Annotation
The part of an RNA shown here (large-subunit ribosomal RNA, domain II) has 686 nucleotides and comes from a bacterium. Its mean pLDDT, the model's own confidence on a scale to 100, is 83.
Context: one part of a larger RNA
RNA sequence: GCCUGCGAGUUGUCUGUAUCCGCAUAGUUUAACCUCGUUAAUGAGGGUAGGCGUAGUGAAAGCGAGCCCUAACUGGGCGUUUAGCGGAGGCAGUCAGACCCGAAACCAGGUGAGCUAACCAUGUCCAGGGUGAACCAGUUGUAAAAGACUGGGGAGGCCCGCACCCGUAUACGUUGCAAAGUGUUGGGAUGAGGUGUGGUUAGAGGUGAUAUGCCAAUCGAACCUGGAGAUAGCUGGUUCUCCCCGAAAUGCAUUUAGGUGCAGCGGUAAAUUUUAAGUUCUGGGGGUAGAGCGACUGAAUGGAAUUGUGCGGGGCAACCCGUGCGUUCUAACCAAACUCCGAAUACCAGAAUGUAUAAUUUGCCAGUGAGUCUGCGCGGGCUAAGCCGCGUGGUCAAAAGGGAAACAACCCAGAUCGCUAGUUAAGGUCCCUAAGUUCAAGCUCAGUGUUAAACGUAGUGUACUUCCUUAGACAGACAGGAGGUUGGCUCAGAGGCAGCCAUCCUUUAAAGAGUGCGUAACAGCUCACUGUUAGAUUUGGGAAGUAUGCGCGAACAAUGUAACGGGGCUCAAGCUUGACACCGAAACUACGACUUCGCAUUUAUGCGAGGGGUAGGGGAGCGUUCUGUAUGCCUUGAAGGUGAACUGUAAGGUUUGCUGGAGCGUACAGAAGUGAGAAUGCAGGC
Numbered sequence: 001g002c003c004u005g006c007g008a009g010u011u012g013u014c015u016g017u018a019u020c021c022g023c024a025u026a027g028u029u030u031a032a033c034c035u036c037g038u039u040a041a042u043g044a045g046g047g048u049a050g051g052c053g054u055a056g057u058g059a060a061a062g063c064g065a066g067c068c069c070u071a072a073c074u075g076g077g078c079g080u081u082u083a084g085c086g087g088a089g090g091c092a093g094u095c096a097g098a099c100c101c102g103a104a105a106c107c108a109g110g111u112g113a114g115c116u117a118a119c120c121a122u123g124u125c126c127a128g129g130g131u132g133a134a135c136c137a138g139u140u141g142u143a144a145a146a147g148a149c150u151g152g153g154g155a156g157g158c159c160c161g162c163a164c165c166c167g168u169a170u171a172c173g174u175u176g177c178a179a180a181g182u183g184u185u186g187g188g189a190u191g192a193g194g195u196g197u198g199g200u201u202a203g204a205g206g207u208g209a210u211a212u213g214c215c216a217a218u219c220g221a222a223c224c225u226g227g228a229g230a231u232a233g234c235u236g237g238u239u240c241u242c243c244c245c246g247a248a249a250u251g252c253a254u255u256u257a258g259g260u261g262c263a264g265c266g267g268u269a270a271a272u273u274u275u276a277a278g279u280u281c282u283g284g285g286g287g288u289a290g291a292g293c294g295a296c297u298g299a300a301u302g303g304a305a306u307u308g309u310g311c312g313g314g315g316c317a318a319c320c321c322g323u324g325c326g327u328u329c330u331a332a333c334c335a336a337a338c339u340c341c342g343a344a345u346a347c348c349a350g351a352a353u354g355u356a357u358a359a360u361u362u363g364c365c366a367g368u369g370a371g372u373c374u375g376c377g378c379g380g381g382c383u384a385a386g387c388c389g390c391g392u393g394g395u396c397a398a399a400a401g402g403g404a405a406a407c408a409a410c411c412c413a414g415a416u417c418g419c420u421a422g423u424u425a426a427g428g429u430c431c432c433u434a435a436g437u438u439c440a441a442g443c444u445c446a447g448u449g450u451u452a453a454a455c456g457u458a459g460u461g462u463a464c465u466u467c468c469u470u471a472g473a474c475a476g477a478c479a480g481g482a483g484g485u486u487g488g489c490u491c492a493g494a495g496g497c498a499g500c501c502a503u504c505c506u507u508u509a510a511a512g513a514g515u516g517c518g519u520a521a522c523a524g525c526u527c528a529c530u531g532u533u534a535g536a537u538u539u540g541g542g543a544a545g546u547a548u549g550c551g552c553g554a555a556c557a558a559u560g561u562a563a564c565g566g567g568g569c570u571c572a573a574g575c576u577u578g579a580c581a582c583c584g585a586a587a588c589u590a591c592g593a594c595u596u597c598g599c600a601u602u603u604a605u606g607c608g609a610g611g612g613g614u615a616g617g618g619g620a621g622c623g624u625u626c627u628g629u630a631u632g633c634c635u636u637g638a639a640g641g642u643g644a645a646c647u648g649u650a651a652g653g654u655u656u657g658c659u660g661g662a663g664c665g666u667a668c669a670g671a672a673g674u675g676a677g678a679a680u681g682c683a684g685g686c
Stems, first nucleotide, its partner, number of pairs: 001686006011096002014093004019088005027052003033046004056063002066078004099237002102234001106227006117201009126191001128160003131156001135152006164188003169184004203219001205215003212221001240621006250263005264368002266365007278353007290341001291339002297335002301331004307326008371396001373394008401412003416593003420590004427583003430567003436580001438579006449569001455553003459550011476533005482506003487501003512527001516525002594611008622675001624672010640659008
């Protein structure tokens, strides 16, 4: 891992409730216990104590179809106008282990020191080599010493190094040789040494040269058994079928935040019987969007000078200039916590309409109280986030089908079943790939389409404005581009061309007191401006500009084109506009079938509306074991096993071949150890 078997809402008490049954013209029912009795699930009879109900109200005395409040109600509160009691089984709650499995822990009583820690008693073990302390003797030395030398001696938690003990580094080993080993290397090796045997210390404890170490492969508190089915607001699992309806992820509260209570939303049974949503009309309040501010509160610019004033400067003075503040005029603006104003929607009420498995009320049964993305209106954030939060719609959640290449939340559309057939939606129609290489008119050359901004663009289309043009435009070529004058100032210089001021006149076809380059300054080149040349099919040519369509640049990422799904596409198979066809879904229609609810009746038919679905509620069934009553099958072959055929909407059922070799069904009732694929489920087999 697979197979087979086992494996989870049970039982009792009390309570509530819809259903069914018994009794009931106010009743209903027994408990203990007694008597009789069945194969059994226990039955029959007696037993009236007690319970519930038949009257309420008040705190109570009490009064009573009334009572209470009050001095007293015309008032208010609770009642009166009649239905209950008992049983069964369904659902739920309560107390019990209470659907099942699962802790870490807590407590009690015991078992452990044959592992290991420490200690006690008693034994035992330590090759060999080195060093050479004290001390002793001799020699030397000295006045005597000290000291020195030689010999002896053999100390030491001394040195090297076997046994023995340990375990430093590394490799291997890592389903091992081994639940801690092996190889190489390494530390101690006469000591706080190693080791044998016997003994002592026990879990709220012991022992510990403290590592929270060790106390039998277990230690921040051993192990065994018991309390014990501890508790688990947590995780996992919870077994047959079909039919109907169908949520929530919100509010308030919570030692509360992944739990729970109440409300909201679902189901079911009844009652009310048109009351719902929506639409139309009528009547309301509002201060949002917008707008406005010379209407407030604030914010915040430009210009002017109407005026006052402060400061600075100038002037003899009048006064002038500059600047700040305030005021005035003028122009243009800003605000969630500004408003002289002010919608659309929304909301409330009334009337009409609206009839649907709608609304309201009551009883019972829930689940939910982690939401998600998307459009719109906002707050926070960076007007960041597949971000956080709020409001309001939708989807998903709990929704399949078609489209978006693929793609819960986007677009279309809500799947009862069948089998074909037709029509469409979104989206598409060159090939992959169902359907137009369709029609008409334009645009685009960038493979733009088939990613992106500021900004840039004499790419190209369209519309428009102003101007020039055979009296010759625009571009080019040729020529001129002068004089006063080197304008004045400044300056070393300033001659059109550093800078400041002024910017005239003349000659002219025209020529600036000069557009740029240039010089130290001049010079020189050039431009503006003028003439000539050449000649634009006047529906023409040209200059400058505005708006707009489609393009271009800006444009850099990691395996490989790789930013159309691909091929590929250029008067498109791209983009814009228009037109007609066609394809395209579980949508719609046609045909057949099943089913729920409602209505009708001729009672098995017709008509109408429905049948996606998680949590969850309700309904109807299938099958398993056993019991009762009735009735059957079986050695001419039961159950079981294994194939086949038929059959029912499903759980399933019937018949039959082979096997098997002795029991087993059916109908109606009843009772449950009643259905497995999941629980790192349990046991066995392989």